[in-house]
RNA sequence: GGGGAUGUAGUUUCAAUUGGUAGAACAUGUGCUUUGCACGCAUGAAGAGUCGGUUCGAGUCCGGUCGUCUCCA
Numbered sequence: 001g002g003g004g005a006u007g008u009a010g011u012u013u014c015a016a017u018u019g020g021u022a023g024a025a026c027a028u029g030u031g032c033u034u035u036g037c038a039c040g041c042a043u044g045a046a047g048a049g050u051c052g053g054u055u056c057g058a059g060u061c062c063g064g065u066c067g068u069c070u071c072c073a
Base pairs, nucleotide, nucleotide: 001072002071003070004069005068006067007066010026011025012024014023020056028044029043030042031041032040049065050064051063052062053061
C1' cells in the first nucleotide's frame, strides 16, 4: 500500500427474523430489609464509532472517514 471482517448502556465472542416502540445479564443510583455489611425485594439512570445519502420511517440499506481484528505484499 491492497483485500476481507467488525463497531449497540460502565462490561459482554451479547439480542432485536424480509427497514416500523432499542432489550438482556452483570455492574451502578435510590428505597425497603439489617445494629451494620452482604444477600434478597422494589424502582431508576445509562447506548447505536463518526459524517453524509436513500426512505414516510435506518441499529438494520448505500458511500466517505476513524478504531480494532485478519489476509496479501

Predicted 3D model of a 73-nucleotide RNA (transfer RNA) from Paenibacillus roseus. Taxonomically the source falls in Paenibacillus (Bacteria, Bacillati, Bacillota, Paenibacillaceae). Rfam family: tRNA. From the family's description: Transfer RNA (tRNA) molecules are approximately 80 nucleotides in length.